[in-house]
RNA sequence: GCCAUUGUAGCUCAGUUGGCAGAGCAACGGUUUUGUAAACCGUAGGUCAUCGGUUCGACCCCGAUCAAUGGCUCCA
Numbered sequence: 001g002c003c004a005u006u007g008u009a010g011c012u013c014a015g016u017u018g019g020c021a022g023a024g025c026a027a028c029g030g031u032u033u034u035g036u037a038a039a040c041c042g043u044a045g046g047u048c049a050u051c052g053g054u055u056c057g058a059c060c061c062c063g064a065u066c067a068a069u070g071g072c073u074c075c076a
Stems, first nucleotide, its partner, number of pairs: 001072007010025004019056001027043005049065005
């Protein structure tokens, strides 16, 4: 340099045909307990990597850029 995949909550990940953004864990509060853990109930947490385009409408489609991972190639 080229190709592919990935980028969504603090972490790990879903999100179907373009039509209200979700789960588990973690955090916080509560119940319970002598206390802790576990269990249960609840609360909060999002610029869907960035920019632009298409569309009535975009996490989803298109283009560019950035980053991560893997593969290939070149030079010494």